RNA sequence: GGGCUAGUGGCUUAGCGGCAUAGCGUCUCGUUUACACCGAGAAGGUGGAAGGUUCGACUCCUUCCUGGCCCA
Numbered sequence: 001g002g003g004c005u006a007g008u009g010g011c012u013u014a015g016c017g018g019c020a021u022a023g024c025g026u027c028u029c030g031u032u033u034a035c036a037c038c039g040a041g042a043a044g045g046u047g048g049a050a051g052g053u054u055c056g057a058c059u060c061c062u063u064c065c066u067g068g069c070c071c072a
Base pairs, nucleotide, nucleotide: 001071002070003069004068005067006066007065010024011023012022018055026042027041028040029039030038048064049063050062051061052060
């Protein structure tokens, strides 16, 4: 230099054009003498960045950034 692939709450992750999911974790309440377990609830995401297409984009297109793999 060229090709492929990934980027979504603190961590892991679902989604294949129509209001962004789940598990763990965190917080609150219940339970307990207390802790843990368990049960109920809550907060937390401008989806790596910027543009484009579209009535509508995490999803399609372009460029860039970061990580990984391969070729030279």